[in-house]
RNA sequence: AGAGUUUGAUCCUGGCUCAGAACGAACGCUGGCGGUAUGCUUAACACAUGCAAGUCGAACGCGAAAGGUUUUUCGGAGCUGAUUAGAGUGGCGAACGGGUGAGUAACGCGUAGACAACCUACCCUGAAGAUUGGGACAACCUUUCGAAAGGAGGGCUAAUACCGAAUAAUACUAAGAUACUAGUGUAUUUUUGUUGAAAGGCUUUGCUGCUUUGGGAUGGGUCUGCGUAUCAUUAGCUAGUAGGUGAGGUAAAGGCUCACCUAGGCGACGAUGAUUAGCUGGUCUGAGAGGAUGAUCAGCCACACUGGAACUGAGACACGGUCCAGACUCCUACGGGAGGCAGCAGUGGGGAAUUUUGCGCAAUGGGGGAAACCCUGACGCAGCAAUACCGCGUGGGUGAAGAAGGCCCUUGGGUCGUAAAGCCCUUUUCUAGGGGAAGAUAGUGACGGUACCUUAGGAAUAAGCACCGGCUAACUCCGUGCCAGCAGCCGCGGUAAUACGGAGGGUGCAAGCGUUGUUCGGAAUUACUGGGCGUAAAGGGUGCGUAGGCGGCGCUAUAAGCAAAGGGUGAAAUCCCGGGGCUCAACCUCGGAACUGCUCUUUGAACUGUAGUGCUUGAGACAGACAGAGGCAGGUAGAAUUCCUGGUGUAGAGGUGAAAUUCGUAGAUAUCAGGAGGAAUACCGGUGGCGAAGGCGGCCUGCUGGGUCUGUUCUGACGCUAAGGCACGAAAGCGUGGGUAGCAAACGGGAUUAGAUACCCCGGUAGUCCACGCAGUAAACGAUGAGUACCGGUUGUUUGAGGCAACGACCCCUCAAGUGGCGCAGCUAACGCGUUGAGUACUCCGCCUGGGAAGUACGGUCGCAAGACUAAAACUCAAAGGAAUUGACGGGGACCCGCACAAGCGGUGGAGCAUGUGGUUUAAUUCGACGCAACGCGAAGAACCUUACCUGGAUUUGACAUCCUCGGCUCGCCAUAGAGAUAUGGCGAUUUUCUUCGGAAACCGAGUGACAGGUGCUGCAUGGCUGUCGUCAGCUCGUGUUGUGAGAUGUUGGGUUAAGUCCCGCAACGAGCGCAACCCUUAUCCUUAGUUGCCAUCAGGUAAAGCUGGGAACUCUAGGGAGACUGCCGGUGUGAAGCCGGAGGAAGGUGGGGAUGACGUCAAGUCCUCAUGGCCUUUAUAUCCAGGGCUACACACGUGCUACAAUGGCGACUACAAAGAGCAGCGAGACCGCGAGGUUUAGCGAAUCUCAAAAAGGUCGUCUCAGUUCGGAUUGCAGUCUGCAACUCGACUGCAUGAAGUUGGAAUCGCUAGUAAUCGUGGAUCAGCAUGCCACGGUGAAUACGUUCCCGGGUCUUGUACACACCGCCCGUCACACCAUGGGAGUUGAAAUUGGCAGAAGACAUUGGGCUAACCUUCGGGAUGCAGGUGUCCAAGCUGGUUUCGGUGACUAGGGUGAAGUCGUAACAAGGUAGCAGUAGGAGAACCUGCGGCUG
Repeated sequence: AGAGUUUGAUCCUGGCUCAGAACGAACGCUGGCGGUAUGCUUAACACAUGCAAGUCGAACGCGAAAGGUUUUUCGGAGCUGAUUAGAGUGGCGAACGGGUGAGUAACGCGUAGACAACCUACCCUGAAGAUUGGGACAACCUUUCGAAAGGAGGGCUAAUACCGAAUAAUACUAAGAUACUAGUGUAUUUUUGUUGAAAGGCUUUGCUGCUUUGGGAUGGGUCUGCGUAUCAUUAGCUAGUAGGUGAGGUAAAGGCUCACCUAGGCGACGAUGAUUAGCUGGUCUGAGAGGAUGAUCAGCCACACUGGAACUGAGACACGGUCCAGACUCCUACGGGAGGCAGCAGUGGGGAAUUUUGCGCAAUGGGGGAAACCCUGACGCAGCAAUACCGCGUGGGUGAAGAAGGCCCUUGGGUCGUAAAGCCCUUUUCUAGGGGAAGAUAGUGACGGUACCUUAGGAAUAAGCACCGGCUAACUCCGUGCCAGCAGCCGCGGUAAUACGGAGGGUGCAAGCGUUGUUCGGAAUUACUGGGCGUAAAGGGUGCGUAGGCGGCGCUAUAAGCAAAGGGUGAAAUCCCGGGGCUCAACCUCGGAACUGCUCUUUGAACUGUAGUGCUUGAGACAGACAGAGGCAGGUAGAAUUCCUGGUGUAGAGGUGAAAUUCGUAGAUAUCAGGAGGAAUACCGGUGGCGAAGGCGGCCUGCUGGGUCUGUUCUGACGCUAAGGCACGAAAGCGUGGGUAGCAAACGGGAUUAGAUACCCCGGUAGUCCACGCAGUAAACGAUGAGUACCGGUUGUUUGAGGCAACGACCCCUCAAGUGGCGCAGCUAACGCGUUGAGUACUCCGCCUGGGAAGUACGGUCGCAAGACUAAAACUCAAAGGAAUUGACGGGGACCCGCACAAGCGGUGGAGCAUGUGGUUUAAUUCGACGCAACGCGAAGAACCUUACCUGGAUUUGACAUCCUCGGCUCGCCAUAGAGAUAUGGCGAUUUUCUUCGGAAACCGAGUGACAGGUGCUGCAUGGCUGUCGUCAGCUCGUGUUGUGAGAUGUUGGGUUAAGUCCCGCAACGAGCGCAACCCUUAUCCUUAGUUGCCAUCAGGUAAAGCUGGGAACUCUAGGGAGACUGCCGGUGUGAAGCCGGAGGAAGGUGGGGAUGACGUCAAGUCCUCAUGGCCUUUAUAUCCAGGGCUACACACGUGCUACAAUGGCGACUACAAAGAGCAGCGAGACCGCGAGGUUUAGCGAAUCUCAAAAAGGUCGUCUCAGUUCGGAUUGCAGUCUGCAACUCGACUGCAUGAAGUUGGAAUCGCUAGUAAUCGUGGAUCAGCAUGCCACGGUGAAUACGUUCCCGGGUCUUGUACACACCGCCCGUCACACCAUGGGAGUUGAAAUUGGCAGAAGACAUUGGGCUAACCUUCGGGAUGCAGGUGUCCAAGCUGGUUUCGGUGACUAGGGUGAAGUCGUAACAAGGUAGCAGUAGGAGAACCUGCGGCUG
């Protein structure tokens, strides 16, 4: 310090998540030692048991017992014990120490102050004093009540207990004096009067205690400034309330309390209310600022079962005191009593979770005491717990045969790994023995025989946990197969998982390691430091203006802010720095610094503030002009629509994509004239004008707001912004009353449609208009708040002023105010903005903080309503979003091409048959191929074989390959059984090659196991091959440039081409794969060669014939060349590329045809051609055999053949090809057969022979439009050929039969010239089988205006919410499941508040017919006190109301999520009616329609 995650990729915005540190933690696995800390965060829940506060005999009176000793009548008694134990009176303490955090949002806490408004036991110090009397009460004794706890009566008694008198100070009262203080006042002092102290003890030269008083110290009380949580969906609160006077009360000021008077006080600088919470030093985190927190330690506060109350006391309204009420628990003799662990241990309970009913007062500290001492669960120690931090160890060295074993493997090896073993050492730790502290300056040591030292022994007693897809260090195998599971985020898992589980290996930490939880960080993701608001979330619809915030130029003063210096404080501890002590460290300790704060004093005066005084530039006023749909009111004008009346006139009009509803013979539409009425103002008209915005448009008049310009005028900062507030505010809508021509939600009808609650059409009501009210919202937009200053330009336009022009109108120039375009710098994520800023700064306001839920619920305010404003949460997701990029797509645009359409010719679709497919059937009908790009396809040929399928029968190292062992060579024939494979038997014949003669190599049989075999699966694991877009013109790269980047540029543009073909231009310049060319063939010519081909000339010769001699001319054959390149001419074009025309030429602009297929797309096809990973099978999914099947047949589709006839059929005769094939072959000729064919065999391994006849064509004849002399299916009979074999299931022949079909609906295919059409010929496969496929020639057309449309493609551009890319994305209802939430008749609980009743204890007041030691007394009594009564205040309690917050609730509402449900298709492209927001109505639903608005 960053990283992952939105996308095909990019930049940005933005959330989610991770890496770090920490913890009073918990859980899982594991666990050797020591030191130091820490240890109920939950139930302030309930508590058994023990202990936690006593002490003093030197205040006082009583006073045992055991024991000892003496004595004794043996019952006892005395002395001692004994200054005893023990309780009591009295004093001090018990208000400290210890615990907890319930309450408390408060002067509770923190900090700084005040008390001239106060108290302070014990302690220190000073002054003065302690004289004289008196009466009781406990204990004790006795009587008595009670179960107990506890009392009651009588009697005795002491004191440092209690009381009287004296004296003194203080205090109070009254009158002065002096000195101080900022002040209310304070201090000192004089005089008068009133009240008013004491205690003794002892160990006795003394110590200690007592009384009054001054001072100090310590501790406390009260008051004040400032700071101290969330909610405004809590906005008003308050009657002792705010203040005054007087009184009471207190230690003390004070409404603290009371009487009277006044009517105040608090509050947007957040009162009141609600919720939460002890506060601080500090702790954790962070660079810091901050954020979170308030365990242990320390300070303060509050509390002590719950509520109330006082007493005692120096101090309490008292944790281990009292009284009362309540709840709970316990005891009880039922009458009554007792109790309070939030002290230390401990128990139950709750909980994820937190220890011993330990030792000691040795140390430190506390209480009492003169002291010795006593008490002390404070404290010091020990125990338990890896809870945390720190330290140590689990060994060190050597050791390669790189052991064994595990794992992996490409089978070579690699790795665990110097790791182990082995050898040599050491002993921290451990065990055992010995010594043995400091802590204590005399005594006293719980810890503790501890720390530590030392001796011996022996590697001995001691390693785990998590992780290994990325983030994030660390990889392989096996298992599993969207299962089981993992997961912090992204995401893994559907048969090759580095992501699940196991293993090996590795990585990281280590007596721990992980997980979970929480906090801070990262997060600049609440932004003070340090963010934003045009489009990502975010500018209020607009203005006026209050509070508030901010504010021009001088001078003077002040000193609040500010600055400097100094004083006080900021407790200690902690943190930091430097020392020191435990072997180090943690830890402890000393010193320093720091504590960023508050306060006081002094000083300064630049800035801000304040006060005063000026100024004119901000602002305003005044004067003179000017422009304008600025506003309101009234009037008025013409055009148009509609309606009414009348005329002319006749059959249609209207409307639409096309129609219909509708109007019209009762006279429409059209046309003319007249009239009525309402609404709106053409042209001018314009990114023109005005207004704050909404908005404003004929003309005239009246009233009225604002603005601009000019000016030698005036005021003198009067300003800017603006929370609340007030006003204005389109359209729709609401109320009342008018008005209503046109238009038009709703509604009715007609169409469209699968439907059409829509789009289109015909009607039509609210409404639109006016007046007066309400409402208060819009895409109220420049999606851009207002103001001021500064910062290059250029070009339009509106208004005003000035200059120049003699005047004037233009032109030109300058200034000011508006309104537009383009653009520098700068800014921006980019788009873009750019003096009208989204630039540079300042001031003020509003607003934002992931998406959804939701601008919704609840609450509140407003409204007649509709609704508006304010405004959440649960839950859910890991994204949602902005801008730009590349593609793809569009029922977007432009350009171009193609038998794409059009123009033509011929077909398919109808018939019969052939063939393939689907389906069905079957034991099997083997498998694959499925839009184009499967379907006469794999298959260039299924009767057996093929064959992979089925049935049945056989074999198991195998039908085939390699290796090993043994034996043998081999082989042929026959018979039997059988369907055959095969089995059994017999017979025959003999012996391959090489040889160094040992043997070796082939071959056959048997055996053993490694293995063979598989047309079994996966083409979605693959190679190779192929199809397709497409023979379309595209696809890329290097360097450069450009952009933050993805990318762009080049490759776009202007022309041109079949072409990214070429030219020109250009931030590009070049290059590659494609195009073209090179290759083959064909068309012309030349040359070479001349058999088997050819035959012009010469000769011979036949019935005929290149038949023969010969020839080399021609044709042809097959080698080599030539030729065509826009080369030439004209025109055109940019003096370009090219195009058009022409000449010449066999051929002309690629001459025709072929081969040739860029980057890529389709997880296209093929594991059944072949190869191949993995999986599966191994007496079977392998192999062999026979038979069957692949040929089935209600049907559907594709591809073909033959036809439907006269451009024809039939018969007869008669011409002209090319290219091929041939020895298990082609087969002439001859003969036989009607024929298929048969018999026989010349020739030919083929330019020689054969197949072989070409057919259409031509000539002649016949048929005469019909189911025919067309057509040939089907069927019967008889045959031929191939073949072991034609039944299932071949082809062909003859005779006979003679079906459908008369040109084929919707739809659809091919073809642009030697093409279509038509005619025949050959070949591969093949024993046989061709309407298929491949090839060959013959005859030989028509048409193309053209690119609007259909399809496909290319380029550019545009939109996009698509990127699996439109077969995309996506919206809403409905149905089902689950989840959280709202409403809800109610019901239930808690809290708060209030009215009434009630009134314990207590305090205060009051009271009388009770009782009463001290004092007084006139002896009667009084005073005083106690108890009782009454009143006031008041806790619990009872009762009624109100408010708030929860729980639950039949039913109900919307929301979210869910696998492949239903209905439509609203949005994204012009999304097929552009979309969106406001409003209103309607509708299953998305939505539709009206009105005005926006462009996103």